The RNA shown here (transfer RNA) has 68 nucleotides and comes from a marine eukaryotic metagenome.
The coordinates come from a structure-prediction model, not an experiment, and the mean pLDDT is 82.
Rfam family: tRNA. The family's RNA type in Rfam is transfer RNA.
RNA sequence: GGAUUAGCACAGCUGGUAGUGCAGCGCUCUUGUAAAGCGAAGGUCGCGGGUUCGAAUCCUGCAUCCGG
Repeated sequence: GGAUUAGCACAGCUGGUAGUGCAGCGCUCUUGUAAAGCGAAGGUCGCGGGUUCGAAUCCUGCAUCCGG
């Protein structure tokens, strides 16, 4: 100096109620499995504090990892 967001890999613009793919689950299809299609679910946004009507986003302390 950089990173930390779903089980995994990652998006998330100028602060306005967080999404994609894969995996897993259910259904359709099939003699059956796989593939394909459809659907639903899954998040204290690493942990505190501050600013703000409102914070994943801004400020700050700490933790872990990567680099100089």